RNA sequence: CGGGGAGUAGUUCAUCAGUAGAACGUUCGGUUUGGGACCGAAAGGUGGGAGGUGCGACUCCUCUCUCCCCGA
Numbered sequence: 001c002g003g004g005g006a007g008u009a010g011u012u013c014a015u016c017a018g019u020a021g022a023a024c025g026u027u028c029g030g031u032u033u034g035g036g037a038c039c040g041a042a043a044g045g046u047g048g049g050a051g052g053u054g055c056g057a058c059u060c061c062u063c064u065c066u067c068c069c070c071g072a
Stems, first nucleotide, its partner, number of pairs: 001071007010024004018055001026042005048064005
């Protein structure tokens, strides 16, 4: 320098155009003498950034940033 992949909750990941979810974790409550385990509830997201298309974008297109792989 060229090609490909990834970026979404604290973490690991879903969501292939129609209100953004799960598991674990966190907090509160129940249970227990207490803790763990178990049960219930809650909080937590400008979807890496900017622009475009479209009635509507995490999703499609363009540019850009970071990381990984391959090639030179």